The RNA shown here (transfer RNA) has 72 nucleotides and comes from a Candidatus Nanoarchaeia archaeon. Model confidence (mean pLDDT): 85 of 100. Lineage of the source: Archaea > Nanobdellati > Nanobdellota > Candidatus Nanoarchaeia. The RNAcentral record of the sequence draws on ENA. Rfam family: tRNA. Rfam describes the family as follows. Transfer RNA (tRNA) molecules are approximately 80 nucleotides in length. Rfam links the family to the GO term triplet codon-amino acid adaptor activity. By type it is a transfer RNA.
RNA sequence: GGGCCCGUGGUCUAGUGGUAUGACAUUCGCUUGACGUGCGAAAGGCCGUGGGUUCGAUUCCCACCGGGCCCA
Numbered sequence: 001g002g003g004c005c006c007g008u009g010g011u012c013u014a015g016u017g018g019u020a021u022g023a024c025a026u027u028c029g030c031u032u033g034a035c036g037u038g039c040g041a042a043a044g045g046c047c048g049u050g051g052g053u054u055c056g057a058u059u060c061c062c063a064c065c066g067g068g069c070c071c072a
Base pairs, nucleotide, nucleotide: 001071002070003069004068005067006066007065010024011023012022018055026042027041028040029039030038048064049063050062051061052060
């Protein structure tokens, strides 16, 4: 330098046009003498950044940033 893949709450992850799913962790409540377990609830994301297409973009297109693999 070229090609391919990935980037989504604190962490891991589902979702491939119609205001994002689940698990763990956190907080609160119930349960316990207490802790833990179990059960219920809540908070936490403007989907890497910028632009384009579209009535509408996490999703499609372009550039850039970061990570990984391969080729030279």